[in-house]
Context: one part of a larger RNA
RNA sequence: UGACGGAAGGGCACCACCAGGAGUGGAGCCUGCGGCUUAAUUUGACUCAACACGGGAAAACUCACCCGGCCCGGACACAGUGAGGAUUGACAGAUUGAGAGCUCUUUCUUGAUUCUGUGGAUGGUGGUGCAUGGCCGUUCUUAGUUGGUGGAGUGAUUUGUCUGGUUAAUUCCGAUAACGAACGAGAUCCCAUCCUGCUAAAUAGUCACUUGGACCUCGGUCCAGGGUCGACUUCUUAGAGGGACAGGUGGCGUAUAGCCACACGAAAUGGAGCAAUAACAGGUCUGUGAUGCCCUUAGAUGUUCGGGGCCGCACGCGCGCUACACUGAAAGAGUCAACGCGUGUCUACCCUGCGCCGAGAGGUGCGGGUAAUCGUUUCAGCCCCUUUCGUGAUGGGGAUAGGGGAUUGCAAUUUUUCCCCUUGAACGAGGAAUUCCCAGUAAGUGCGAGUCAUAAGCUUGCAUUGAUUACGUCCCUGCCCUUUGUACA
Numbered sequence: 001u002g003a004c005g006g007a008a009g010g011g012c013a014c015c016a017c018c019a020g021g022a023g024u025g026g027a028g029c030c031u032g033c034g035g036c037u038u039a040a041u042u043u044g045a046c047u048c049a050a051c052a053c054g055g056g057a058a059a060a061c062u063c064a065c066c067c068g069g070c071c072c073g074g075a076c077a078c079a080g081u082g083a084g085g086a087u088u089g090a091c092a093g094a095u096u097g098a099g100a101g102c103u104c105u106u107u108c109u110u111g112a113u114u115c116u117g118u119g120g121a122u123g124g125u126g127g128u129g130c131a132u133g134g135c136c137g138u139u140c141u142u143a144g145u146u147g148g149u150g151g152a153g154u155g156a157u158u159u160g161u162c163u164g165g166u167u168a169a170u171u172c173c174g175a176u177a178a179c180g181a182a183c184g185a186g187a188u189c190c191c192a193u194c195c196u197g198c199u200a201a202a203u204a205g206u207c208a209c210u211u212g213g214a215c216c217u218c219g220g221u222c223c224a225g226g227g228u229c230g231a232c233u234u235c236u237u238a239g240a241g242g243g244a245c246a247g248g249u250g251g252c253g254u255a256u257a258g259c260c261a262c263a264c265g266a267a268a269u270g271g272a273g274c275a276a277u278a279a280c281a282g283g284u285c286u287g288u289g290a291u292g293c294c295c296u297u298a299g300a301u302g303u304u305c306g307g308g309g310c311c312g313c314a315c316g317c318g319c320g321c322u323a324c325a326c327u328g329a330a331a332g333a334g335u336c337a338a339c340g341c342g343u344g345u346c347u348a349c350c351c352u353g354c355g356c357c358g359a360g361a362g363g364u365g366c367g368g369g370u371a372a373u374c375g376u377u378u379c380a381g382c383c384c385c386u387u388u389c390g391u392g393a394u395g396g397g398g399a400u401a402g403g404g405g406a407u408u409g410c411a412a413u414u415u416u417u418c419c420c421c422u423u424g425a426a427c428g429a430g431g432a433a434u435u436c437c438c439a440g441u442a443a444g445u446g447c448g449a450g451u452c453a454u455a456a457g458c459u460u461g462c463a464u465u466g467a468u469u470a471c472g473u474c475c476c477u478g479c480c481c482u483u484u485g486u487a488c489a
Stems, first nucleotide, its partner, number of pairs: 001489002003486003007483007016473002020437005027322003031318004035313002043054002065308005071302001076119005086113001089108002092105003123296002126294003132290001134284003137280003144183003148179002150159003162174001164173002190271002194242002198239004204233004209226007248262005324430001328389005334383001341375002350369008396427001401422006443465008
């Protein structure tokens, strides 16, 4: 100097607690991991910092695993054989999963491209992440880290980097053997709120004008259509800007830094991102034509083809979905979103409106869209209204299973997915434990995107309905600083 202490004192955090909310843990199912099984059930990762993670929803491909079959995509050099032919290809039959001349029978064909051997390349989702790069994660979301000159000490080192107040903050004020600095914090960046001020818009509208209809108290109001010209930019879109700074007032405070309350105001802590120094033998050689070394390299660990597996089920654990109903289920009817995305270099596969057929899934015929133009005013769901049900494993729940019909795909059996009929299991609110969270948040609800031929119980965004309870503490769990102890490094 560190590390540790069931040492002390300050400070901090919903990956801590308190006050609560939603739960998870119990059931069924989905999915990941282990185990078991298996030809194979490929594999990485195992406290936070592995386990709906590898953007990992695998029918083939992927694919690395298992069972089999072709191929060489064995450069180049040397040596050999070799035009009296090195070699290549092949119908049919046998053979084979196979219309692989793979091999065999049989012969034809080809013409120095090859073949044999040696050296050496090349490929490898083979090994090693404990040889590495890069990237990521974590320590670690806290406030921490460093050198120059000066001071102290023989020196390692220390002071600076602090008794105190304050802050989210090593943030400031001040104190001061330190002075002046750097990284981090903050500032900055992106998104969201406000602008009747600027710039505009037939890809956004409004008002006019006009055509038709309805109501009509004859003032007018409402609906549908029309590029016909005109005006405007409130709404919409998006550029430039402005706006908030603890600015004003009153308290508290060395009347310092600042804190609290109120007013004004669209806003008086909005949400994300980036993020230092030092580390870990954290993860990744299965992201890469990044890569050392080792292994293998033609009976291949290369590559491709066919099939299987990754999905297997006495069991244990984790993330989730659906529920256990009446604040509900079902049937009608009503009324409202936002973020997106859409016909592809290779590349096959787009978003879909309207009409008709069909119970539905879906099919079919005409179209629009490379998009503020069409889908799309995205006709979303919860929600609101009416009716039925009436507390029962019930009209709650929808597992399991049978039959039938579509769609995607070369292919659906180990049921891709969807639809219809039937079947109708556990589950009556979940023990010990334990997770997440304070405002448009939790929770409920649906909709996009990613994956995607087929396609969400996942992830990531978006809107909609919208609480209860803190606004504190250091008791538990941890973190930071100071002091202290140590036979530890």